[in-house]
RNA sequence: UCUUAUCAAGAGCAGGCGGAGGGACUAGCCCGAUGAAGCCCGGCAACCGGCGUAAGCACGGUGCUAAUUCUUGCGGAGACCAAUGGUUACAGGUUUCUGAGAGAUGAGA
Numbered sequence: 001u002c003u004u005a006u007c008a009a010g011a012g013c014a015g016g017c018g019g020a021g022g023g024a025c026u027a028g029c030c031c032g033a034u035g036a037a038g039c040c041c042g043g044c045a046a047c048c049g050g051c052g053u054a055a056g057c058a059c060g061g062u063g064c065u066a067a068u069u070c071u072u073g074c075g076g077a078g079a080c081c082a083a084u085g086g087u088u089a090c091a092g093g094u095u096u097c098u099g100a101g102a103g104a105u106g107a108g109a
Base pairs, nucleotide, nucleotide: 001109002108003107004106005105006104007103012041015040016039017038021031022030023029025073027071028070042065043064044063046062047061048060049059050057051056069102074099075098076097077096078095079094080093081092084091085090
């Protein structure tokens, strides 16, 4: 990089070290000295393997452990609003649904 499956569940309301940042990116909106990232420990159980008739176990390999993948970014459909522009269509605002994209994780190449 490509293919494919999944992304509405779950996991520290007194753990240790650490010290200011973090939530991929954009725009928002959030989390953070009542302590961020990271590391250790603990926990969860999504995928592969193992054991098992199965439920399951958490044993090996990954993974995860604020908020729906926190929302959003491109397209389609519906509802509502009406200050402003427009003769109309529409532009504009709010909101719901939906497809794609992007991203994440596993497995395979």